[in-house]
RNA sequence: CUCUUAUCAAGAGAGGUGGAGGGACGUGCCCGAUGAAACCCGGCAACCGUUAACAACUGUUAAAAUGGUGCCAAUUCACACAAAGCUUAUGCUUUGGUAGAUGAGAG
Numbered sequence: 001c002u003c004u005u006a007u008c009a010a011g012a013g014a015g016g017u018g019g020a021g022g023g024a025c026g027u028g029c030c031c032g033a034u035g036a037a038a039c040c041c042g043g044c045a046a047c048c049g050u051u052a053a054c055a056a057c058u059g060u061u062a063a064a065a066u067g068g069u070g071c072c073a074a075u076u077c078a079c080a081c082a083a084a085g086c087u088u089a090u091g092c093u094u095u096g097g098u099a100g101a102u103g104a105g106a107g
Stems, first nucleotide, its partner, number of pairs: 001107008013041001015040003021031003026079003042072003046069003050063005076099001081096006
């Protein structure tokens, strides 16, 4: 980097360094000198792993936070593509895709 698969409506500091950007992309709309990104400390608890119970033994539920990654504004911030419903307009709602993020496995 590619493929497969699971999840994405919750949760996370008035700290230090740093200095102007950031929210994946597009269009919006937001956050930011009452200090952005990044790094350190701190925290959260999603997956793997760990512990316990159950078991139909492919697993399920709960707990902890030692470990491996991850995450810590706004529903994945909203929409974008398709279908259905509602609707005076035009929008709204629901579902499914596409794309994205994270974990695990494989190449």